[in-house]
Formats: sequence, C1' cells, structure tokens
RNA sequence: GAUAAAGGCAAACCCCGGGCGACCGGGCGACGCAAAGCCACGGAACUCACUCCUGAGUCAGCCGGGCUACCGAA
Repeated sequence: GAUAAAGGCAAACCCCGGGCGACCGGGCGACGCAAAGCCACGGAACUCACUCCUGAGUCAGCCGGGCUACCGAA
C1' cells in the first nucleotide's frame, strides 16, 4: 500500500459437538480483512462465583503494545 501479481484468512446465519456461561472446535457460508498471522502485557467490553471487597475466566475481527511474514508501483 496500487485498477499490480501470486495467494491467504473467514463475519453473521444454520448444523454437529464441548462448556454453568461469556465463548470455543468442526462443517457450510462470505460480511469483510495488507497482517482478520501469533502473543492475554495494559485498557475496554462480556461471563461465572460472591453480602461487599474481590477472584477466576472469555475475547487478538474492540483499542494500545510486542513478535513474525508474501509482493513491490507511487
């Protein structure tokens, strides 16, 4: 980050399974993505427990940050 090239990923819905739950895995599907590759370090949001304080979790396609990566016009 382009009217480039080769590709890549895969939202929602639905189906099956797991979980108390947020949500996750697989299949279908394609809303989109130049890191929509990886990391739970800091926030935000969400879930569970709890009288409170808090604790444990989810989420990377919410933001910030870290690591790595294909191509090569301006």
Record summary: Predicted 3D model of a 74-nucleotide RNA (c-di-GMP-I riboswitch aptamer) from a soil metagenome. The model forms 95% of the base pairs in the Rfam consensus. Its mean pLDDT, the model's own confidence on a scale to 100, is 88.